[in-house]
Molecule: c-di-GMP-I riboswitch aptamer
Organism: Actinomycetota bacterium
RNA sequence: AUAAUACUUUGGCAAAACUGCUGAAAAGCAGUGACGCAAAGCUAGAGGGUCUAAAGGUUUCCAGCCUAUGACAGCCAGCUGCCUUG
Repeated sequence: AUAAUACUUUGGCAAAACUGCUGAAAAGCAGUGACGCAAAGCUAGAGGGUCUAAAGGUUUCCAGCCUAUGACAGCCAGCUGCCUUG
């Protein structure tokens, strides 16, 4: 430098649920918690995909429908990295 994740080390992160706060919502933050993760690290102007619909538009003006400038990285993906072995 590169490949692999079967073995190995230091360890790391934290699902659901509950409580509080923010938000129109999706969701996020903090605490408790631990389902799991070899990248569950970073990236939402590299890309794809998913969720929500306040404002706006539409409507038979009720429901509803369209729409991201809002959100999701623990959906795929891009970038970067630790140990061990070759």